[in-house]
Context: one part of a larger RNA
Molecule: small-subunit ribosomal RNA, central domain
Organism: Lachnospiraceae bacterium RM5
RNA sequence: CUGGGUGUAAAGGGAGCGUAGACGGAAUGGCAAGUCAGAUGUGAAAGCCUGGGGCUCAACCCCGGAACUGCAUUUGAAACUGUCAAUCUAGAGUGUCGGAGAGGUAAGUGGAAUUCCUAGUGUAGCGGUGAAAUGCGUAGAUAUUAGGAGGAACACCAGUGGCGAAGGCGGCUUACUGGACGACAACUGACGUUGAGGCUCGAAAGCGUGGGGAGCAAACAGGAUUAGAUACCCUGGUAGUCCACGCCGUAAACGAUGAAUACUAGGUGUUGGGGAACAAUAAGUUCUUCGGUGCCGUCGCAAACGCAUUAAGUAUUCCACCUGGGGAGUACGUUCGCAAGAAUGAAACUC
Numbered sequence: 001c002u003g004g005g006u007g008u009a010a011a012g013g014g015a016g017c018g019u020a021g022a023c024g025g026a027a028u029g030g031c032a033a034g035u036c037a038g039a040u041g042u043g044a045a046a047g048c049c050u051g052g053g054g055c056u057c058a059a060c061c062c063c064g065g066a067a068c069u070g071c072a073u074u075u076g077a078a079a080c081u082g083u084c085a086a087u088c089u090a091g092a093g094u095g096u097c098g099g100a101g102a103g104g105u106a107a108g109u110g111g112a113a114u115u116c117c118u119a120g121u122g123u124a125g126c127g128g129u130g131a132a133a134u135g136c137g138u139a140g141a142u143a144u145u146a147g148g149a150g151g152a153a154c155a156c157c158a159g160u161g162g163c164g165a166a167g168g169c170g171g172c173u174u175a176c177u178g179g180a181c182g183a184c185a186a187c188u189g190a191c192g193u194u195g196a197g198g199c200u201c202g203a204a205a206g207c208g209u210g211g212g213g214a215g216c217a218a219a220c221a222g223g224a225u226u227a228g229a230u231a232c233c234c235u236g237g238u239a240g241u242c243c244a245c246g247c248c249g250u251a252a253a254c255g256a257u258g259a260a261u262a263c264u265a266g267g268u269g270u271u272g273g274g275g276a277a278c279a280a281u282a283a284g285u286u287c288u289u290c291g292g293u294g295c296c297g298u299c300g301c302a303a304a305c306g307c308a309u310u311a312a313g314u315a316u317u318c319c320a321c322c323u324g325g326g327g328a329g330u331a332c333g334u335u336c337g338c339a340a341g342a343a344u345g346a347a348a349c350u351c
Stems, first nucleotide, its partner, number of pairs: 003323004007305002012319001014201004021194003025088002028085004033081002035077008049065006091191001092188003095184004103177007110154001115149007125136002162169002206247006215241002220236004258318006266296013300307002324351003333344004
């Protein structure tokens, strides 16, 4: 390389948009590049293969044949691929109507709770633990009542519920805004799928500048525990957590399962729409259809576990990745970054 693979054995890129490329619906007519058939030329000799022959045999040698699966020219075929022309509506998109949603951004706003401050009541404890102590408190704490300040998060509703490409999204109101879904079948007419590079988004932590700082809390300090205790437990506590702008670009970024399309028993929940029947004005019940999200399960698959119309089944297209363990996601080089570091990514050696 080929082959075989990628849920858990090595292996799916964190996610999307999209360039080149690859692949691509139905029917008609042309062309003949691919494709197929014939002919001609060429495809050196030797060798290989095969039929004979010569050295006593063999190795070896000689003669004939076949083969040389290729290339070029030429004459044809037109199913498939390609290409050109014209056409279609089943893919895709647009339109009209409709409901659902923590989808996003910005502004405003609400109550509970913690903490702090002020004032009142009140008196000796509070707090904390396995037990304690550090700590707080007669300069009046804890408790309780009233008022105020400030920051952060949104109990119940809440649900293997919903939305989003992923990361993720949850008080309420308003403005702006993205997507999906259902019904209709009016319009366009293959406009599609995937996607190397590229671009964009991307939890937490971390970094830069300026704010903010209630609670929590790396580091740090003290008290315990212990043989020790640079920990687990307790009392404190700074970065940080929050906001704005800019970087970083990684996660068990997980469904450890790439995207798209088609097909292949059922059963039972739930969620968003549509239709029909019954019942009727009240909630509904039954059947059916499209879209999502769960559980169970047949065929099939699988080393097993398990998966099973949301496939890990049966097929097709495209991309990414794997090829024994360690060395090592290291070294070197390069690119990116303020840095931390990220990306790419070996070998010697060893088992």